[in-house]
RNA sequence: GGAUCGAUAGCUCAGUCGGUAGAGCAGCUGACUCUUAAUCAGCGGGUCGGGAGUUCGAGCCUCCCUCGAUCCA
Numbered sequence: 001g002g003a004u005c006g007a008u009a010g011c012u013c014a015g016u017c018g019g020u021a022g023a024g025c026a027g028c029u030g031a032c033u034c035u036u037a038a039u040c041a042g043c044g045g046g047u048c049g050g051g052a053g054u055u056c057g058a059g060c061c062u063c064c065c066u067c068g069a070u071c072c073a
Base pairs, nucleotide, nucleotide: 001072002071003070004069005068006067007066010025011024012023013022019056027043028042029041030040031039049065050064051063052062053061
């Protein structure tokens, strides 16, 4: 220098053919318990890496950039 894949909640990751962003763990509250843990119920938490474009509508499609991984030279 070129190619491919990835970036979504505090962490690990889903998200189908473009149509109101989810799960587990963690956190908080409550129940249970002599207490803790475990268990059960509930709650909060997101400009979907940045910018632009297409579209009635973009996490998803197109382009540019940043960062990471792998491969080629």
The RNA shown here (transfer RNA) has 73 nucleotides and comes from an Oligoflexia bacterium. Rfam family: tRNA. The family's RNA type in Rfam is transfer RNA. The sequence was found in a public genome assembly. Its mean pLDDT, the model's own confidence on a scale to 100, is 80.